[in-house]
RNA sequence: GGUUCAUCCAGAGCGGCGGAGGGUUCCGGCCCUGCGAAGCCGCGGCAACCGGUCGCCUAUGCCUGGGCGAACACGGUGCUACUUCCGGCCCGAGCGCCACAGACGGACGCCGGGGAAGAUGAACG
Numbered sequence: 001g002g003u004u005c006a007u008c009c010a011g012a013g014c015g016g017c018g019g020a021g022g023g024u025u026c027c028g029g030c031c032c033u034g035c036g037a038a039g040c041c042g043c044g045g046c047a048a049c050c051g052g053u054c055g056c057c058u059a060u061g062c063c064u065g066g067g068c069g070a071a072c073a074c075g076g077u078g079c080u081a082c083u084u085c086c087g088g089c090c091c092g093a094g095c096g097c098c099a100c101a102g103a104c105g106g107a108c109g110c111c112g113g114g115g116a117a118g119a120u121g122a123a124c125g
Base pairs, nucleotide, nucleotide: 002124003123004122005121006120007119008118013043014042015041016040017039021032022031023030026088027087028086029085044080045079046078049076050075051074053070054069055068056067057066058065059064084117089114090113091112092111094110095109096108097106098105
């Protein structure tokens, strides 16, 4: 770097160094930032994906494997402004709006749904 699966509207800081950017391709917005951005270090915290512990079920009585649940936060990760900050692709006449005698006729906006992409974890080759 690739494939598959799951989750992404919740949650969680202080200090030191640093010195102008950042919100994870690009574009348009909107925010954060010398009352100190990114990054690095120290000590915390949040969460519960994988491992571990305990219990139950199961293959096959044991070792061992598979499944489910619980507690914990011990190990491996991750995270610690704003919904993945919002939108950019598709669908919807639901709302605003335009038109019509009547129209599921309409560009745009809002709203709703679905995707794509991204992030993180685990497994795989």
Background:
SAM riboswitch aptamer (S box leader) from a Dehalococcoidia bacterium, 125 nucleotides, folded computationally. Its mean pLDDT, the model's own confidence on a scale to 100, is 81. Its Rfam family is "SAM riboswitch aptamer (S box leader)". Gene Ontology term of the family: regulation of gene expression. The sequence was found by an Rfam model in a public genome assembly.